[in-house]
Molecule: RNase P RNA; transfer RNA
Organism: Frankiaceae bacterium
């Protein structure tokens, strides 16, 4: 200096004016069952995220049993910890990528059992003989009578050739008509068995043994675990309107609900379910102080937890958080200058840096019951740790 | 806000489960038939199966995520 790679943070600032919402205070004016309401206008305090987004996953809370049993069904899937939990995070293992920092794996089983392996090949699974290679035997040629060529028919053989995403270990060697782990060395695998370390997956080292058994489980299925159901339009409180009909099923031999199927159990239970008509489209809790934020310290590689201390940071409900002016920042273009770097010494400048001016521009988006994640969208910038190449000392 | 379902030629739909050469019917071209349309025959072209990624030898099909489009869901009798 240049490629890179992983973590953390920011994501316009300051001031002015206008306006817009929830709350507080004040006051005009209405209404009042004197407790208070409503509306208007004035002051005051706060007012959008890192993702508030997709709604993929865990859970608070709410009702239905106190959340109950099979069964079916879904879901996760190396270990070992974090957590309220999680399909999250953090540590390691093990495989696979990279010269490396470092990334990346839905990473249990295919000797429990059933399916699939298109085409292409002879043969796709305890398979295969098509070419090839060896022989036996018929027949035909040739013959130096030793055999040797063709041809056809039977066998042997997975060494080679050729298909294919895959073809029953790999090299060399003995052995054979010719060949084969048939056998031997040495490598790789699987598999017992000891010994070492580590909580554990797992790692090293040795010894055996048949010699060697093909992928799919994001296919069916086994295993292990873990999972009841909807969901704030969840639930409750009050006000205010109207019009009831018409089938079915039942009232202790019990219908029907208890918000995805079956079965059992438990609760509730006199109505319920279904179409026809109506009627409202209002207020309030819930509803925002929590697994809450910083900050320091103790523990632990980390993740994350104890413990001091300090803050309070939006709750609308047709949905408020918005506009314009000025300064001052950052990014891109465009003209100038200055470093700088090339020169064919006339200049050029695409690329780098600085600096004045003029333009334009500051991204992705936006609460609605709260919270942990993960996944996606984001111009631009900033910090720190590392890693590779070159050149310098 | 909250549960769902759906994406294949220009339109409407199989094939999706149980992965193997993406088909069907209007509609479109070109002939043919006819005096000329139509209709009827008898050839032809048209695909990023929404996008990206993964499992697999192989993906319209099986996972993950994204984008789009669509339907229900208030309360009292």
């Nucleotide at each position: 200096c240049g490629a890179g790679c992983c973590g953390g943070c920011c994501g316009g600032g300051c001031g002015g004016c206008c306006g817009c919402g929830u709350c507080g205070a004040g006051u005009c004016c209405c209404c009042u069952u004197c407790g208070g309401g409503g509306u208007g206008c004035u002051c005051g305090c706060c007012g959008a995220g890192g993702a508030a987004g997709g709604u993929c996953c865990g859970g608070g809370c709410u009702c239905c049993a106190u959340a109950g049993g099979g069964c079916a069904g879904g879901g996760u899937g190396g270990u070992g910890g974090g957590u309220a939990a999680c399909g999250c995070c953090c540590a390691c293992c093990c495989g696979g990528g990279g010269u490396g920092a470092c990334c990346c794996g839905c990473g249990g089983g295919a000797c429990a059992g059933u399916g699939c392996c298109a085409c292409a090949g002879a043969a796709a699974g305890u398979a295969g003989a098509c070419c090839g290679c060896c022989u036996g035997c018929g027949c035909c040629g040739g013959u130096u009578c030793g055999c040797c060529g063709g041809u056809g028919u039977g066998g042997g053989u997975a060494a080679g050739g050729g298909u294919g995403a895959a073809a029953c270990g790999g090299u060399g060697g003995u052995g054979u008509a010719a060949g084969a782990g048939a056998c031997c060395a040495c490598c790789a695998g699987c598999g017992c068995c000891c010994g070492a370390g580590g909580c554990g997956a797992c790692u090293c080292g040795g010894g055996c043994g048949g010699c060697u058994c093909g992928g799919c489980a994001a296919a069916c299925c086994c295993c292990a675990c873990c999972c009841g159901g909807a969901g704030c339009a969840a639930g409750g409180u009050c006000a205010g309107a109207c019009a009831g009909g018409a089938a079915a099923c039942g009232u202790u031999c019990g219908a029907g609900g208890g918000c995805g199927g079956c079965c059992c159990g438990c609760c509730c239970g006199a109505g319920u379910u279904u179409c026809c008509g109506g009627g409202u489209a209002g207020a309030c809790c819930g509803c925002u102080g929590g697994a809450g934020g910083c900050u320091g310290u103790c523990g632990g590689c980390a993740a994350c937890g104890g413990c001091a201390g300090c803050c309070c940071g939006a709750g609308a409900u047709g949905g408020a958080u918005g506009g314009c002016c000025g300064c001052c920042g950052g990014g891109c273009g465009g003209c100038g200058c200055c470093g700088c770097g090339c020169u064919u010494c006339g200049g050029c400048g695409u690329u780098c840096g600085g600096u004045g001016u003029c333009g334009c521009u500051c991204a992705c988006a936006g609460a609605a019951c709260c919270c942990g994640g993960c996944c996606u969208a984001u111009a631009g910038g900033c910090c720190g740790a590392c890693u590779c190449g070159u050149c310098c000392g | 806000g909250c549960c769902g379902g759906c994406g294949u030629g220009g339109c409407g739909c199989a094939a999706c489960c149980u992965g193997g050469c993406a088909g069907c019917g209007c509609a479109g071209c070109c002939g043919a038939c006819u005096u000329g349309u139509a209709a009827u025959c008898g050839g032809c072209a048209g695909g990023u199966u929404c996008c990206c990624g993964g499992u697999u030898c192989g993906a319209a099909u099986c996972c993950g995520g994204g984008c789009g489009c669509c339907g229900g869901c208030u309360c009292c009798a």